RNA sequence: UAGAGUUUGAUCCUGGCUCAGAGUGAACGCUGGCGGCGUGGAUUAGGCAUGCAAGUCGUGCGAUCCUAUUUUAAAUUCUGCAGGUUUUCGCAAGAAAAAUUGCAAACUUUAUGUUUGGAUAGCGGCAAACGGGUGAGUAACACGUGAGUAACCUACCCUUAAGACUGGAAUAGCUUUGCGAAAGCGGAGGUAAUGCCAGAUGUGUCCUAGAAGAUGCAUAUCUUUUAGGAUAAAAACAGGGACCGUAAGGCCUGUUACUUAUGGAAGGACUCGCGUCCUAUCAGCUUGUUGGUGAGGUAAUGGCUCACCAAGGCAUUUGACGGGUAGCUAGUCUGAGAGGAUGUUUAGCCACACUGGGACUGAGACACUGCCCAGACUCCUACGGGAGGCUGCAGUCGAGAAUAUUUAGCAAUGGACGAAAGUCUGACUAUGCGACGCCGCGUGAGGGAUGAAGGUUUUUGGAUUGUAAACCUCUUUCGAUCGGGAAGAAAAUACUAUUGUUAAUAGCAAUAGAGUUGACGGUACCGAGAGAAGAAGCUACGGCUAACUCCGUGCCAGCAGCCGCGGUAAUACGGAGGUAGCGAGCGUUACUCGGAUUCAUUGGGUGUAAAGGGCAGGUAGGUGUCCUGGCAAGUUUUAGGUGAAAUCUUCCGACUUAAUCGGAGAACUGCCUGAAAAACUGCUAGGAUUGAGUGUGGUAGAGGAGAACGGAAUUCUCGGUGUAAGAGUGAAAUCUGUGGAUAUCGGCAGGAACGCCAGCGGAGAAGUCGGCUCUCUGGUCCAUUCCUGACGCUCAGGGACGAAAGCUAGGGGAGCGAACAGGAUUAGAUACCCUGGUAGUCCUAGCUGUAAACGAUGGGCACUAGAUGCUCGUUCUUUUGAAUGGGUGUCGCAGUUAACGCGUUAAGUGCCCCACCUGGGGACUACGGUCGCAAGACUAGAACUCAAAGGAAUUGACGGGGGCCUGCACAAGCGGUGGAACACGUGGUUUAAUUCGAUGCUACGCGAGGAACCUUACCAGGGCUUGACAUGCUGGAAGUAGCCACCCGAAAGGAUUGGCCACCUGUAACCAAUCAGGAACCAGUGCAGGUGCUGCAUGGCUGUCGUCAGCUCGUGCCGUGAGGUGUUCCCUUAAGUGGGAAAACGAGCGCAACCCUCGUCCUUAGUUGCCACCUUCGAGUAAUCGGAGCGCACUCUAAGGAGACUGCCCGCGUUAAGUGGGAGGAAGGUGAGGAUGACGUCAAGUCCGCAUGGCCCUUAUGCCCUGGGCUACACACGUGUUACAAUGGCGCAUACAGUGGGGGGCUAAGCCGCAAGGUGGAGCAAAUCCUAUAAAGUGUGCCUCAGUUCGGAUUGAGGGCUGCAAUUUGCCCUCAUGAAGCUGGAAUCGCUAGUAAUGGCGCAUCAGCACGGCGCCGUGAAUACGUUCCCAGGCCUUGUACACACCGCCCGUCAAGCGCUGAAAGUGGGGGGCACCCGAAGUCCCGACUUUAGUCGAGAUCACGGUGAAUUUCAUGAUUGGCGCUAAGUCGUAACAAGGUA
Repeated sequence: UAGAGUUUGAUCCUGGCUCAGAGUGAACGCUGGCGGCGUGGAUUAGGCAUGCAAGUCGUGCGAUCCUAUUUUAAAUUCUGCAGGUUUUCGCAAGAAAAAUUGCAAACUUUAUGUUUGGAUAGCGGCAAACGGGUGAGUAACACGUGAGUAACCUACCCUUAAGACUGGAAUAGCUUUGCGAAAGCGGAGGUAAUGCCAGAUGUGUCCUAGAAGAUGCAUAUCUUUUAGGAUAAAAACAGGGACCGUAAGGCCUGUUACUUAUGGAAGGACUCGCGUCCUAUCAGCUUGUUGGUGAGGUAAUGGCUCACCAAGGCAUUUGACGGGUAGCUAGUCUGAGAGGAUGUUUAGCCACACUGGGACUGAGACACUGCCCAGACUCCUACGGGAGGCUGCAGUCGAGAAUAUUUAGCAAUGGACGAAAGUCUGACUAUGCGACGCCGCGUGAGGGAUGAAGGUUUUUGGAUUGUAAACCUCUUUCGAUCGGGAAGAAAAUACUAUUGUUAAUAGCAAUAGAGUUGACGGUACCGAGAGAAGAAGCUACGGCUAACUCCGUGCCAGCAGCCGCGGUAAUACGGAGGUAGCGAGCGUUACUCGGAUUCAUUGGGUGUAAAGGGCAGGUAGGUGUCCUGGCAAGUUUUAGGUGAAAUCUUCCGACUUAAUCGGAGAACUGCCUGAAAAACUGCUAGGAUUGAGUGUGGUAGAGGAGAACGGAAUUCUCGGUGUAAGAGUGAAAUCUGUGGAUAUCGGCAGGAACGCCAGCGGAGAAGUCGGCUCUCUGGUCCAUUCCUGACGCUCAGGGACGAAAGCUAGGGGAGCGAACAGGAUUAGAUACCCUGGUAGUCCUAGCUGUAAACGAUGGGCACUAGAUGCUCGUUCUUUUGAAUGGGUGUCGCAGUUAACGCGUUAAGUGCCCCACCUGGGGACUACGGUCGCAAGACUAGAACUCAAAGGAAUUGACGGGGGCCUGCACAAGCGGUGGAACACGUGGUUUAAUUCGAUGCUACGCGAGGAACCUUACCAGGGCUUGACAUGCUGGAAGUAGCCACCCGAAAGGAUUGGCCACCUGUAACCAAUCAGGAACCAGUGCAGGUGCUGCAUGGCUGUCGUCAGCUCGUGCCGUGAGGUGUUCCCUUAAGUGGGAAAACGAGCGCAACCCUCGUCCUUAGUUGCCACCUUCGAGUAAUCGGAGCGCACUCUAAGGAGACUGCCCGCGUUAAGUGGGAGGAAGGUGAGGAUGACGUCAAGUCCGCAUGGCCCUUAUGCCCUGGGCUACACACGUGUUACAAUGGCGCAUACAGUGGGGGGCUAAGCCGCAAGGUGGAGCAAAUCCUAUAAAGUGUGCCUCAGUUCGGAUUGAGGGCUGCAAUUUGCCCUCAUGAAGCUGGAAUCGCUAGUAAUGGCGCAUCAGCACGGCGCCGUGAAUACGUUCCCAGGCCUUGUACACACCGCCCGUCAAGCGCUGAAAGUGGGGGGCACCCGAAGUCCCGACUUUAGUCGAGAUCACGGUGAAUUUCAUGAUUGGCGCUAAGUCGUAACAAGGUA
């Protein structure tokens, strides 16, 4: 430390997929009130307009300019005055203009010098190497961590010591001049410095050569010291008492700057240990490469570079080299942790600055806003040349799902420069924009039931929205308005004063004081008044997962994270109402971790789920017995250093709180160093014997290799005998045989394999090994305990062995036998079967290297109950055995396993080593590589696709699996159907309609037990609209409702007139058509009505399996569980019927029984039934018959009882249940028949019997009427009837029933009619009367085998009956007509006894209509050996890939569409390397010239570029291969059952 959904009919397991959580620099959709704090170009390191982002110092320098003051000198412009000259105009007077002479004043101008303040182009100094951006490159000492430098550098800053002397030559600026469009570049002249140079000094420092001492692991270093050599500097400003000087100044003091050194601080450079992604389909890489010597170079070590020498170096699995990807870290996210992912903001480091190369300057760069060169791009141009670099802040274009203001300010913090004031600072501080994130607040609070209205829903009662609203009372955060608020953020410097120091009122230090500085900003905050006033959405609601209803839609539209929803009642789509969740947000998408113990160190597995290598031997590696000593690498403890800050975390504190921020602690699990311990591991030394091996003596064996030999059999061949077949199969045929086969006897040849023995027996590492003998040879086991002394175990890579098939070469070839040929089978049969038959099978020598190479189980060691076989030893006993080792089987305890199972031969319990697995398919595949002669083998993916694939076990179902059993299931019989005609039903067709339903068994003489109208639901036409029928409400109406008559009409209906004329209650104890109310009527409104749809929304009822014997439950037990047990087993039964056994014991629904009918007897009762005895009457010769009475015996009727229970006997059986036989009995083993139908199955049937949800119609899908149709008719099927005849037909005579029915009924006798029928009316609400003669039968006569005296269809004519009506369309009668049909193909149905068959009778329906249905009685058989087969069913068992359950499942080709991928003549682009060519800038070397500087020339190196041959990668490519997916395509049926050939 939480789980859930999803494989199945259900279960357990394995295993993947998916979800719930947290997070983000996010984006998108809908919505959006306020504030605080954070955060914001992740893509094109793509291109950039514009502005800004690095300057500063005048206290380094010379100039220049401005300003103010002042000295000296000069000048005239302007102004004023005076004078003359010239020109123009004018007749003239005069006017105007121009130049000019002189004087005056003004501080007007200029120059020069001093001084005040300011500005700054240039020289010079410092900075510009920081700060800021980005993550392209980089797999590296780049980063992190820890060490090292005895191999180093450091401007500014601090400390200490010493110093700063004397000179010189230039050059910018400037002036002048030239070129150029510009950028810019030159010539001449002259000038300054804290610029540059020379010399001096040398505290020091460095170098060379010594000496002494100390230290270090070490190359070596340090200290002291001697000698020699080399090496520095700059001033500026301020002040001044004494001294010097004409003055400037010297000099002194102070500050800053400068020079040489030491040390520090801080920064940098280099080196090393360890850590740091994926890939072996990258296994070998490397020539400055590895090392040495010397030189150069650097701040410094070093192949860093060069010359020479040597030939090494790296990696061998601890992964070099190569390829891909990537800035690293602190951290961040997640997680229980271990881990996993990540590197945005912040911080540390690195790298880069348009691309590539290069150096210069400098303390520091190979330099983001410096330089040079090359390239691409953009811009300017006068075409000659030039300019540029936002990966700084803003901003723009582009691409993108996507990322902000061309803002303010240096007020703060920090930085550069400066003595300072200060200047600069897109660092930074603020601000704007974005719900991008986190946090806080608000959108009101309390009361309020008529539970308002409205919405939604409804079973119409209501429920819900919902205290929600309205309404009442109250509050005012935030926002808006007004006002206050110069709050806090700020203290410094400079300035003034004082004190100290000093010569000093310079300076410096300290203290005090005053005034000044705010971008944000009139902001934070505070207050006032007004007023609930301005402020809520988003997603979900089938399960997971909190939350449900209505409507719409109708596998459509759509949803979906997974499972899955949607085909007319969708809690899953769309809308609405309601509800749930979160809330200024809510959802979606993307990505990360988690859940996932689903890569398992913590913390998994490998018999069957994915997974043990085919096998052993063995290298590296891993691992390893006992004792003693030592060491201290691992290990443990302790101490020190480090582990930046921030973050996380604990406590405390600051913003009203929180987010946020601050302080202190803890932590940072790490690395380094020292010390201690010595059990364990390790190392080392010594010893031991039990592991391992050896010796000796035995032992069994198809262990291996080679050679020789043997017999049986097959075949061929020769000869004999012999004759017509043989062979083969399910049956056949091909085939062989009269040219003599097969068969049989004898001889010969050849090859292969070795019967019996032979055995879950033996041997071997595995593959494998089988006649016998010989030779060579490997290993095991037992006994002994002699010897060695851990020598052991396992084993990546590598090397051997390795069935069958196959390949190469050469032999061999009897049998068998891929391919092939033929014959069969079949729809086909490229198969199974048959006849032949080539490679091959055999041998020799090689190759191949794979198998379900399996115990689907790697090897070794140890431990953990046993029982019982086989085999090989040994010991003891001696037989019968016991003990002890090795091997090989079965069962089984503990334990284990998902289960099955395993179980000392482990799949148990532990240790060691190796191999392998991580969802299914794609794929034992592609590409690449290695091997192979080839076939191919080994290694081994990805795209794409699915939500499963799978293991074991359970219950069913199924099997062309097995066992047992039953049934008119077959068989044995009898009679039918199928052929004919007709009837009825159905299909089809037709029709205006032929109403609808029923459709294998289980629809089809079924609903319908009776269609002319009606029925009737259908069609045509005509009508009605509160309706044919029910009920509520409102209103109306008096000659009203109703009845009769008349008119139109086919009727229904309509219209009007005339006549008759109401009912109940009350007013009203008399009187009502009239008043009131009710009923009825009219009008209106709610509604009625529907045989309209859905039997797949339903109730009820029914069919079927099946009257089959089954189906379950409670408790217990077994199993992790589904489940099992019971219910199985044995016997038995019609039966889960009963008995016995048994982890079951009981129980329920079924079975049986109880119920009804029939069969025997008894009792009771006796009319309408009966009539024996008796009486009587009549008839008759008599027998006898009839009537009446008595009577109830009998029959019968109908109520109650009895009886039958395997009760009795014998046999069998278990002493049982029961069974076979028998007795008695009317009946015997259920006496016969009926009623009775378990759990369930078929979405079986019925909405048209009835009921009923929903939907639909409402002047019509309702209702009424007339007529038609349901009755049609080429045809097909089913069920029947009648027949085909002589066991018959016809005529005559004659005998014997039972169930029933009867009042709008049954109808007698009699009469009429040939008959149907008519007439008639007795009797009878029925044991009384009627229906009502039963028929077959019996007797007798005729017919004589034929389409008939069989058969009766069809048709004609004439009648009868019912009915309003008989044409479509009834039944019957008479006469006439006289069809098919002569016993029925394939196939198929019923029946086991009062049954089949056959004969008639009755009833229901019904006005009428019966060959159908339901009943009744008469006559009355045959057969059953038996369970092999067909069908159906029950139980047990077995297999299963089926569970919609075999009408199941499912495979492959082909065809179509879509997607992915391999190959491919090639084509296009990129990368890195090699060779050659070219060779910019720069640096270095050399030479020449020359003045220190430089110029020129030559060379080395070298970027870019070019050429070539290879290589690698990506894209594309006609065509082509494969794979996957896709409701209903084609062909077959390979697999699952013995899957039909396992």
The prediction has a mean pLDDT of 83. A computed fold for a 1542-nucleotide RNA from an uncultured Omnitrophica bacterium, annotated as small-subunit ribosomal RNA. The RNAcentral record of the sequence draws on ENA and SILVA.